[in-house]
């Protein structure tokens, strides 16, 4: 210098004016149950989206409901050790595969518990299998007498061919031809022993011809975990309507049954009486008064100070944990971050909270930093 690999950070900057959401302080006016509270006016001041706020895919907190215990069913997870509140997350390691390498990938328990499935091609696809070939035997035909051709029966998995996959490989022996049929070595599997490691596992060694296909994101088996619903959870206050309970008065006469007269009760006008006017007057009635619980609209709360952020020190390979110090950093409820102007640059991507937190996944213009690898050149 080129190519690559892994990790981290950032996500236009500054100033002015006006505006929006929230907190605090002061203030004007009004109300009330008056050391104050509520509403209102004005002023000042502070704070105001993200690395993913997203998808809502995992895990937890919180809330309500359910719940003796156990088992079954159903669902999820699955190498080992650790981290954590917990995890389908993270870290370290192991195994296998890929890459010259830095590194990367893995839904990574069990296929001798049982069952199922394995397209096409192929004779045969799992207690293997005889299409061609090879070998033996027998029958028939032919013969140049060496054999050749055809049929039957049997042996054979060494050779050919099919396939993603054909039941270890190479060699020697063996045989009619063959075959772990026997032997040597190699590969694998199983069992035992020795050594290392917390462990997954690794290294070594002995024995057994034991030679075994794949598939469990097929049923299944083993181990571990799991109650349901979610802030529209839930809690408090509570108009109106409906419901329940209690209270309440004096009637008489006439009538054409509409009501009228007298009396009684109540409201309003009025300082009071008189008076005027309106309503009721035997009704379990009321459009009256009081009380009650549930609860709609509406309001309040849950609501943001937390497994919190930053810095330093300590422990650990790391994830992470501990100690000390400093800081407070949105909290709406149809939902606030905007607009205008000026200056600068490489002219700005993906995208905006809605109970909170830890992860994962996905989207993303551009910029910055660090570790490492391979190749080339130079010293």
């Nucleotide at each position: 210098g080129a190519a690559g690999c892994c990790g981290g950070c950032u996500g236009a900057a500054c100033g002015a004016u006006c505006g929006c959401g929230g907190g605090g302080a002061a203030u004007u006016c009004g109300g009330c149950g008056u050391u104050g509270c509520c509403g209102u006016u004005u002023u000042c001041u502070c704070c105001g989206a993200g690395g993913a706020a997203a998808g809502u895919c995992c895990g937890g907190g919180c809330u309500c409901c359910a719940c003796a215990g156990g088992a079954c069913a159903c669902g999820g997870c699955g190498g080992u050790g650790g981290g954590u509140a917990a995890c389908c997350c993270c870290c370290a390691c192991c195994a296998u595969c890929c890459g010259c390498g830095a590194g990367g990938a893995u839904c990574g328990g069990g296929a001798c518990a049982g069952u199922g499935c394995c397209a096409c091609a192929g004779a045969a696809a799992a207690u293997a299998a005889a299409c061609c070939g090879c070998c033996g035997u027998u029958c028939g035909g032919c013969u140049u007498c060496g054999g050749c051709c055809g049929g039957g029966c049997g042996g054979u998995a060494a050779g050919g061919g099919u396939g993603a996959a054909a039941c270890g490989g190479u060699g020697c022996g063996g045989u009619a031809a063959g075959a772990g049929c026997g032997c040597a070595c190699c590969a694998g599997c199983g069992a035992g022993c020795c050594g290392g490691g917390u462990g997954a596992c690794c290294g070594g060694u002995u024995c057994g011809g034991c030679u075994a296909g794949g598939u469990a994101a097929a049923c299944c088996c083993c181990g571990c975990c799991g109650g349901g619903a979610g802030c529209a959870a839930g809690a408090c206050c509570a108009a109106g309507c409906a419901g329940g309970g209690a209270g309440c008065a004096a009637g008489g006469c006439g009538u054409u049954c509409g009501c009228g007269c007298c009396g009684c009760g109540g409201g309003c006008c009025g300082g009071u009486c008189c008076g005027g006017u309106c309503c009721g007057u035997c009704a379990u009635c009321g459009a009256c008064u009081c009380c009650c619980g549930g609860g709609u609209a509406g309001g309040u709360u849950g609501c943001u100070g937390g497994a919190g952020a930053c810095g330093c020190c300590g422990g650990g390979c790391a994830a992470c944990c501990g100690g000390c110090g400093u800081c407070c950093u949105a909290g709406a409820g149809a939902a606030a971050u905007g607009a205008u102007c000026g200056u600068u640059c490489c002219c700005g991507a993906c995208a905006a909270a809605a109970c909170c937190c830890g992860g994962c996944u996905u989207a993303c213009a551009g910029g910055c930093c660090g570790a490492c690898u391979u190749c080339g050149a130079u010293u």
Predicted 3D model of a 379-nucleotide RNA (Bacterial RNase P class A) from a Planctomycetaceae bacterium. The RNAcentral record of the sequence draws on ENA. Taxonomically the source falls in Planctomycetaceae (Bacteria, Planctomycetota, Planctomycetia, Planctomycetales). It is recorded under the gene name rnpB. It matches the Rfam family "Bacterial RNase P class A". Rfam classes the family as a ribozyme. Rfam links the family to the GO terms tRNA processing, ribonuclease P activity and dimeric ribonuclease P complex.